[in-house]
RNA sequence: AGGGGCUUAGCUCAGCUGGUUAGAGCGACGGUCUCCAAAACCGUAGGUCGAGAGUUCGAAUCCCUCAGCCCCUGCCA
Numbered sequence: 001a002g003g004g005g006c007u008u009a010g011c012u013c014a015g016c017u018g019g020u021u022a023g024a025g026c027g028a029c030g031g032u033c034u035c036c037a038a039a040a041c042c043g044u045a046g047g048u049c050g051a052g053a054g055u056u057c058g059a060a061u062c063c064c065u066c067a068g069c070c071c072c073u074g075c076c077a
Base pairs, nucleotide, nucleotide: 001073002072003071004070005069006068007067010026011025012024013023019057028044029043030042031041032040050066051065052064054062
């Protein structure tokens, strides 16, 4: 320098052909239970979907630019 992949909750990840209000597990917090705790069960909170711009009635999803991380190839030495 060229090519490819990834970025969604605190963590690990889903999210189909663009379609109503974005989800799960773990974790956190509260409750039930218990002498207390753990476990189990019930519930609650938690998201500018990496940033920006565009297309569209409608974007996590499509197009463009940029950033970060990973992989492959190449150049110089």

The prediction has a mean pLDDT of 82. This is a predicted structure of a 77-nucleotide RNA (transfer RNA) from a Hyphomicrobiales bacterium. Its Rfam family is "tRNA". By type it is a transfer RNA. Taxonomically the source falls in Hyphomicrobiales (Bacteria, Pseudomonadati, Pseudomonadota, Alphaproteobacteria).